[in-house]
């Protein structure tokens, strides 16, 4: 340097296709529950949807820059 793909909770991932309240599974924190711990139940907290803009009544979703990390590929030693 090119051509594709990923980026959403702490972590692993839906949702984008067809644009209208941002989910889940672990894992947190409380609570029951146990003599206690683990197990099971119940609650609850946790998000600038990588950025910047733009289109719309309205964007996570469309559309354009940039970052980042991945994969091939090509260049150089």
């Nucleotide at each position: 340097c090119a051509g594709g793909g990923u980026g959403u909770a702490g972590c692993u991932c839906a949702g984008u296709u067809u644009g209208g309240u941002a989910g889940a599974g672990c894992g947190g924190u409380g609570g029951c529950u146990u003599u206690g711990g683990g197990u099971g139940c119940c609650a609850c907290a946790g998000g600038u949807c990588g950025u910047c803009g733009g289109u719309u009544c309205g964007a996570a979703u469309c559309c354009g820059g940039c970052c980042a990390c991945c994969c091939u590929g090509a260049c150089c030693a």